Record summary:
A computed fold for a 69-nucleotide RNA from Victivallis vadensis, annotated as transfer RNA. Rfam family: tRNA. The source organism's lineage runs through Bacteria, Pseudomonadati, Victivallales, Victivallaceae and Victivallis. Its mean pLDDT, the model's own confidence on a scale to 100, is 81.

This record gives sequence, structure tokens and C1' cells, in this order.
RNA sequence: CGACUUAGCUCAGUUGGCUAGAGCGGUUGACUUGUAAUCAGCAGGUCGUGGGUUCGAUUCCCACAGUCG
Repeated sequence: CGACUUAGCUCAGUUGGCUAGAGCGGUUGACUUGUAAUCAGCAGGUCGUGGGUUCGAUUCCCACAGUCG
């Protein structure tokens, strides 16, 4: 100096507005002699921290912290 930071993990999202999502994982049930697989639900998020702009910020701006180069 550049890129990135969103669920336990890996990530999507957005030229500012709908209730913030997916896969895996967790959990409950169905199915099965049983397990796995499959199917149907459920839970899980201060969108890194602080501030600014705005009627409204995960999204724009600034500072800081962290990770990678």
C1' cells in the first nucleotide's frame, strides 16, 4: 500500500429501504429390526469495534483492531 472481516465452520447478499440467507454442522420428529442415508421441522447473527452522513446503514464516509499478500 492492496484485499478481506456476515450463524459453530465455509461463504452469498447489496448501485441505501421487503422479516438478513445458503451449504455443512447441531437438534427434534418421520422412516428402519437397528445404524447410516433420505425426508420434514426447529434453534443459532450486537453483519469486527467506535463514530459520521441519512427519514432510513450489512451496504456510503472516517478512525481503530484483526487476518492474508